[in-house]
Parts: sequence; structure tokens; C1' cells
RNA sequence: GCUCCUGUAGCACAAUGGAUAGUGCUCCGGUCUCCGAAGCCGGCGAUGUGGGUUCGAUUCCCGCCGGGAGCA
Repeated sequence: GCUCCUGUAGCACAAUGGAUAGUGCUCCGGUCUCCGAAGCCGGCGAUGUGGGUUCGAUUCCCGCCGGGAGCA
């Protein structure tokens, strides 16, 4: 330099182009306990960025940025 894959919550992952973007772990609060752990209940928190297509984009297209792989 070229090609391909990839980017969603602190972490690991879901989400036919259409419902309030969902689950587990973590974290915070409550419950329980003599105190804690576990369990149970509740809460916080996310679509890399800029455009395009569309009635509607996490999803499709293009640029940029980040990560990975291959070729040279």
C1' cells in the first nucleotide's frame, strides 16, 4: 500500500428495516442476617463518528476514526 472482517452498557453478548434497543456478570440501593455471603426485589448505564437511502436505520450504502486477519 491492497483485500477482508469488526465497532451496541464497566465486561461478555443479543436485536426480519418497525414494540420503550434486551440478557448475563459487575456496580449501587433495598430485603434477609448478630454481621457478611448466597438468594430475592429494584435501580444506574450503550448503538464509534459524519453523511446518504427509506414513511422508518443497531440493521442497507459511502467517507472518516479505532481494532483484528491476510497479501505484498